[in-house]
A computed fold for an 88-nucleotide RNA from a Candidatus Dadabacteria bacterium, annotated as c-di-GMP-I riboswitch aptamer. Its mean pLDDT, the model's own confidence on a scale to 100, is 86. The model forms 95% of the base pairs in the Rfam consensus. Its Rfam family is "c-di-GMP-I riboswitch aptamer". From the family's description: GEMM was predicted in a large-scale screen for bacterial structured RNA regulatory elements.
RNA sequence: AACCGAUAUUGGCAAACCAUUUGUGAGGAUGGGACGCAAAGCCUGGAGACUGGAACGUUGCCCGAUUCCAGUUUGUCCGGCUGUCGAG
Numbered sequence: 001a002a003c004c005g006a007u008a009u010u011g012g013c014a015a016a017c018c019a020u021u022u023g024u025g026a027g028g029a030u031g032g033g034a035c036g037c038a039a040a041g042c043c044u045g046g047a048g049a050c051u052g053g054a055a056c057g058u059u060g061c062c063c064g065a066u067u068c069c070a071g072u073u074u075g076u077c078c079g080g081c082u083g084u085c086g087a088g
Base pairs, nucleotide, nucleotide: 003088004086005085012037013036017032018031019030020029021028022027035075041081042080043079045078046077047076048073049072050071051070052069053068054067055066056064057063
């Protein structure tokens, strides 16, 4: 340095839910709260899931599959970058 991740050390983050707030929405933010996490730190590059809009179908629709556009989710997965410790 790398691999690896232990009944180890210093610690760190914070699911669901609740309150407030924000967004058309999926969701986000703050506070409380801990299910869990060795990257549950950061990045939407690839995929998945979800939301909004348009086209098409339809008597019509808040409906349907397909196509396109814009988003959300990094605690869905893969990938990239960075980081603590040191049983092995």